Notes:
The prediction has a mean pLDDT of 81. Predicted 3D model of a 73-nucleotide RNA (transfer RNA) from Candidatus Schneideria nysicola. Its Rfam family is "tRNA". The family's RNA type in Rfam is transfer RNA.
[in-house]
RNA sequence: GGGGUCAUAGCUCAGUUGGUAGAGCAGUUGCAUGGCAUGCAAAAGGUUGUCGGUUCAAAUCCGAUUGACUCCA
Numbered sequence: 001g002g003g004g005u006c007a008u009a010g011c012u013c014a015g016u017u018g019g020u021a022g023a024g025c026a027g028u029u030g031c032a033u034g035g036c037a038u039g040c041a042a043a044a045g046g047u048u049g050u051c052g053g054u055u056c057a058a059a060u061c062c063g064a065u066u067g068a069c070u071c072c073a
Base pairs, nucleotide, nucleotide: 001072002071003070004069005068006067007066010025011024012023013022019056028042029041030040031039032038049065050064051063052062053061
């Protein structure tokens, strides 16, 4: 210098053919126990890396860019 993969909740990760984003763990609250551990229930937590484009509508499609990993030279 060129190619590929990845970026989504605090962490690990899903997300189908474009139709208003979810699970587990962690944290919070409540109940059970004398307390801890534990179990159950509930609620909360997101500018889908960034910018732009297409579209009635984008995590998803297109372009650029940043970072991580990797391959070639």
The organism belongs to Candidatus Schneideria, within Bacteria. RNAcentral holds the sequence, with entries from ENA.